[in-house]
RNA sequence: AACGCUGGCGGCGUGCCUAACACAUGCAAGUCGAACGCGAAAGGGGCUUCGGCCCUGAGUAGAGUGGCGAACGGGUGAGUAACGCGUGGGUGACCUACCUUCGAGUGGGGGAUAACGUCCCGAAAGGGACGCUAAUACCGCAUGACAUCCUGCCUUUGAACAGGCGGAGAUCAAAGCCGGGGAUCGCAAGACCUGGCGCUUGGAGAGGGGCCCGCGUCCGAUUAGCUAGUUGGUGAGGUAAUGGCUCACCAAGGCGACGAUCGGUAGCCGGCCUGAGAGGGCGGACGGCCACACUGGGACUGAGACACGGCCCAGACUCCUACGGGAGGCAGCAGUGGGGAAUUGUUCACAAUGGGCGCAAGCCUGAUGACGCAACGCCGCGUGGAGGAUGAAGGUCUUCGGAUUGUAAACUCCUGUUGCUCGGGAAGAAUGGCUCCGACCUAACACGUCGGAGUGUGACGGUACCGGGUGAGGAAGCCCCGGCUAACUCUGUGCCAGCAGCCGCGGUAAUACAGAGGGUGCAAGCGUUGUUCGGAAUUAUUGGGCGAAAGGGGCGCGUAGGCGGUGCUGUAAGUCUGUGGUGAAAUCUCUGGGCUCAACUCAGAGUCUGCCAUAGAAACUGCAGUGCUGGAGUGUGGGAGAGGUGAGUGGAAUUCCCGGUGUAGCGGUGAAAUGCGUAGAUAUCGGGAGGAACACCUGUGGCGAAAGCGGCUCACUGGACCACAACUGACGCUGAGGCGCGAAAGCUAGGGGAGCAAACAGGAUUAGAUACCCUGGUAGUCCUAGCCCUAAACGAUGAUUGCUUGGUGUGUCGGGUACCCAAUCCCGCCGUGCCGAAGCUAACGCGAUAAGCAAUCCGCCUGGGGAGUACGGUCGCAAGACUGAAACUCAAAGGAAUUGACGGGGGCCCGCACAAGCGGUGGAGCAUGUGGUUCAAUUCGACGCAACGCGAAGAACCUUACCUGGGCUCGAAAUGUAGUGGACCGGGGUGGAAACAUCCCUUCCCGCAAGGGUCGCUAUAUAGGUGCUGCAUGGCUGUCGUCAGCUCGUGUCGUGAGAUGUUGGGUUAAGUCCCGCAACGAGCGCAACCCUUAUUGUCAGUUGCCAUCAUUUAGUUGGGCACUCUGGCGAAACCGCCUCGGAUAACGGGGAGGAAGGUGGGGAUGACGUCAAGUCCUCAUGGCCUUUAUGUCCAGGGCUACACACGUGCUACAAUGGUCGGUACAAACCGUCGCAAACCCGCGAGGGGGAGCUAAUCGGAAAAAGCCGACCUCAGUUCGGAUUGGAGUCUGCAACUCGACUCCAUGAAGCUGGAAUCGCUAGUAAUCGCGGAUCAGAACGCCGCGGUGAAUACGUUCCCGGGCCUUGUACACACCGCCCGUCACAUCACGAAAGUGGGCUGUACUAGAAGCAGGUGGGCCAACCGCAAGGAGGCAGCCUUCCAAGGUAUAACUCAUGAUUGGGGUG
Repeated sequence: AACGCUGGCGGCGUGCCUAACACAUGCAAGUCGAACGCGAAAGGGGCUUCGGCCCUGAGUAGAGUGGCGAACGGGUGAGUAACGCGUGGGUGACCUACCUUCGAGUGGGGGAUAACGUCCCGAAAGGGACGCUAAUACCGCAUGACAUCCUGCCUUUGAACAGGCGGAGAUCAAAGCCGGGGAUCGCAAGACCUGGCGCUUGGAGAGGGGCCCGCGUCCGAUUAGCUAGUUGGUGAGGUAAUGGCUCACCAAGGCGACGAUCGGUAGCCGGCCUGAGAGGGCGGACGGCCACACUGGGACUGAGACACGGCCCAGACUCCUACGGGAGGCAGCAGUGGGGAAUUGUUCACAAUGGGCGCAAGCCUGAUGACGCAACGCCGCGUGGAGGAUGAAGGUCUUCGGAUUGUAAACUCCUGUUGCUCGGGAAGAAUGGCUCCGACCUAACACGUCGGAGUGUGACGGUACCGGGUGAGGAAGCCCCGGCUAACUCUGUGCCAGCAGCCGCGGUAAUACAGAGGGUGCAAGCGUUGUUCGGAAUUAUUGGGCGAAAGGGGCGCGUAGGCGGUGCUGUAAGUCUGUGGUGAAAUCUCUGGGCUCAACUCAGAGUCUGCCAUAGAAACUGCAGUGCUGGAGUGUGGGAGAGGUGAGUGGAAUUCCCGGUGUAGCGGUGAAAUGCGUAGAUAUCGGGAGGAACACCUGUGGCGAAAGCGGCUCACUGGACCACAACUGACGCUGAGGCGCGAAAGCUAGGGGAGCAAACAGGAUUAGAUACCCUGGUAGUCCUAGCCCUAAACGAUGAUUGCUUGGUGUGUCGGGUACCCAAUCCCGCCGUGCCGAAGCUAACGCGAUAAGCAAUCCGCCUGGGGAGUACGGUCGCAAGACUGAAACUCAAAGGAAUUGACGGGGGCCCGCACAAGCGGUGGAGCAUGUGGUUCAAUUCGACGCAACGCGAAGAACCUUACCUGGGCUCGAAAUGUAGUGGACCGGGGUGGAAACAUCCCUUCCCGCAAGGGUCGCUAUAUAGGUGCUGCAUGGCUGUCGUCAGCUCGUGUCGUGAGAUGUUGGGUUAAGUCCCGCAACGAGCGCAACCCUUAUUGUCAGUUGCCAUCAUUUAGUUGGGCACUCUGGCGAAACCGCCUCGGAUAACGGGGAGGAAGGUGGGGAUGACGUCAAGUCCUCAUGGCCUUUAUGUCCAGGGCUACACACGUGCUACAAUGGUCGGUACAAACCGUCGCAAACCCGCGAGGGGGAGCUAAUCGGAAAAAGCCGACCUCAGUUCGGAUUGGAGUCUGCAACUCGACUCCAUGAAGCUGGAAUCGCUAGUAAUCGCGGAUCAGAACGCCGCGGUGAAUACGUUCCCGGGCCUUGUACACACCGCCCGUCACAUCACGAAAGUGGGCUGUACUAGAAGCAGGUGGGCCAACCGCAAGGAGGCAGCCUUCCAAGGUAUAACUCAUGAUUGGGGUG
């Protein structure tokens, strides 16, 4: 600046950034009568013959001639990349009206012409003819120099057109006007004198300008070559003046990588914004310069213009027109239309400042001064101040207690800025003019100059300011409140609506959306958007980088350039110091002053970092000269080497050919097949051909600049190194362009071709297999000649030089030592490796072969993608290479390291994980749960392991939450308050399915009373909900997992995340323990402590037990407490002992003893955490929803359905069995709402019965498998028991839907179970029975108990799960991760394209207006000459050169568009 919301006052500033787009209307440049001639009218007065005349108005208005001004002031920024601007110089190459100053002069004449008059043409604009007239208009003449031209001498100078002194000649002037005086002259005017203003000609000055030069002044090389008046010279012309400025001739130059030319953009500066500065951006207001004035061209006038409000021409546009012709130029001030997000009044005044003219008065002045509009900016002020708690009401929030808004308000007392009103009322005013006085000048009391007094001048404006009155009265909003960033809650919404500068909010508890309350910030403003700088050291001069993040050229030679060893001498360009000039003013800083302050403004000082001149210094750099030897090079003598080129040559091997032997296979693979082979392969022997490559030696060995180089010999040839120190004397380093070399593949031509081998063919593999594997096989690989020029061309590390602790290899050379002898030991140089100090590094790492410390030069980088792509250019035969963008899009891309997780990575270890075994499931029937389906409802939850005999330890009603129907609404249950009634309860009747309704009977308690208790009804506050959200939660639980882990403090290491400890060596069931260790300790886990079981001691001895004594049917009784048993307290086990191994440790193996041996068995016990795991239907609870219903009561139904699928079980399929008979041995547990014995009845379920038992006493209670005996004899059976029929029992209000059990009859599937899958390592599996909870009744489930009682484990390769270490990672929602490309769709920008349309520029030709100049000038002409004729001179006309617009052709650049097409981005 604009936009949105809002808006009280004042001051000072600022106000078309876009269309240099077009403009209606008015104004913006005139003035001078003291240069000149002419000269009205209205009005007034007078006269009149009524036609008019005279006076006044008035020498006024007015136009004209003439002078000066109009080239200033004002506007705009189109053009311009330029001596345009800035800065500093030059002019020995120049001009300057008005102004100042100093000289000289101003004499005398002449001829015209506007205006005016008359006539004519034209619509108009305007024009023509004739006639009159003036001047400070015009023209001669005179005079004239110190002016100009010519010329001599002197001075300054590099140089004279400069200055001074001279000389002869030539050339050139002028204008008057207005005052005063009055002596003399004159009729008068005047002459004359004097003053002023002018005029002419010179000198000087000031101010202004022209031209030239050094330096500075944007981007693009995908613009590299440009130039013909071009560059210079001579001469001429032209200009105020230099100059190719122009012309003729001559020469061939000039500019350019220090960026010419071309293209794009742009007025430049003082300054303004920003920044610590250096810089970066900008050039609006103010000031300086430039350029322009509708577009293009041109000159005229003038001191000055190529002229904004002048002229001519051409063009476009607008207007007038009588159609013939004319007029115009707001980028002056206002204003209009248009464009645009957007920018003001058609105001006042010359009062001030300044300008023009004038002697002056004065006139003119949209310059200027003011006012107006706009919160556009800056600055200032106000919207009140003090008191005021029941902390009012209202709002908001709330845990309902309260908190907050908030001293805020009300209320009381004040003040009076501002506003309104009344009154007073400026400064800005100084001049000038006039009057008077004084001084100077003068002959003068004119004029003029200076000073003083008086008079008089204000647009703003009755404004600023001051005073009185009035009255808290008229004056607050905007943004924000998740983090950055100061400020928090409620409600609504529910990935919706929306927010957002970045990160990101919103999917039902949003401090982020919207509203509200509250709060923060700023304030007459507040936000948003845009722009610039900063932060950004993110273009790095100050002040960056290039091993892997973007980034070292593939390598060398070398041009320009940059940089360069050491001594001396000189110079003074750079450098430093002093002085002078300049760096305009304004701005900025400081100090003061003026507006009440401030903004603003005035004054002084500083600054203006620059440029120029001058004097000096001489260290450093440069330059010049002269030396030096250390850098560099040469020389002499050596040895090493796959260095290069050419020629020759060798053996092994492969293949092929010929021949021999020989027979059925060979070959190939994970396994095969294609292929070869009875026409004789493979194998083997002999001979031959041909091509390519050179085993061993061979080595992080050597050489080379890199690419690269490997059999041997010869020839030619390059470089490095060592020793010596003879020579040269800085000869050096780097290196933009340039030139050369440059693997493989590829290309051209000609050869060659054994092996290998893209393409291709076949066989396999595979879901497919255009691959990997196999059999073949062509280009190619090889040679010669020529191209290509790229690679992870890598050490991802440019070249050169110097410096900086060490250790250890290796190659060549040299020296020393070892009596002699060195491949070996020591030392030196040059190379080539490893490890490491300091240092560096983000870390990794580098570390004398640096990525350390320094220096020089080159190359390169600046977020990712688009893209090494497009276009253009260069190169190439092509393939392609080099150079190399943008639109668009994302908020990242990337590096190193860390912790996890993961891996069909590695190492170690564990677990019924596998293996070894035993028994099952999956097949059958049934039970039960789930899915699905069905239904009025089949209530709900649980879903891999870790849902599915789970919640449910037990659905006929109830339960019950579901469905249908019937009822209730303070409610089925609970509490408070108020009112009312006297009962409530109970019994009976009627209706009804019941709930319920109604009727009848009976009926209160305590207390003297007040009152209290209790119940029903009514009202109210409330209740109620198995309704939703387990993803809002608590609690509880599952799971990894009874896996061995998870952490902390201090210290240490690391920039940090983090690491260490916890890793390592052993060991363990164990992060168990030991040792070691920059760690030392500690916590939660492990273990132990607890319960139970196994042994035993002691205590106790009933209801238990019975050895001994007595007794009995019976431990029944007496007796006893030894034993069993019960249950309290103890003991016992600890690698304690021995031995071996091990580090002598931890620990492990074995043994003894022991009831038990290495945590004895079992249980309880579950670390940090994970799964948004499960549960709102146990309970609790936030929020939401519901309130005659989603609450509650009742009846009936449903949860029990049934084509089907799955899980978990039971029973079986039989003889290790079934049936029958006999007979033996438990443990744990339960029982008074109960367990129930004996006895009787029933085939049985059961019934009757009721002793005993509140339980070590009585009962349930029979344990079963087992054992003994009998039958069955391999079959759908004496297996199996489903299903169905019949008859019953029991529980219960009630067994129809829908219970269990019994008896009789019936007798289904099933003959050991596919793929797959589960459990179990010892008192375990398997098998057998018993009990309990729930429960009226209803287990094949669940929880317990005991009986009988095995098999196997070589081992850890594999499957699953887990632990530790390590490794890779582009994963971190963590492999159920991440992620690539095509295809399809939508959309966006870009490229190509037959072309098409525009813009700009060049070239060639054509054209040629106006105009200057030149030529001509037969037509015309007043001044001068001449008596005249005529002449001189001039003008019109015509012609020529130059030249604008225009036309034709062509070329380059650029923009837009284009069917179609190409890739790219996003979703």

Overview: The prediction has a mean pLDDT of 83. Small-subunit ribosomal RNA from an uncultured Acidobacteriota bacterium, 1467 nucleotides, folded computationally.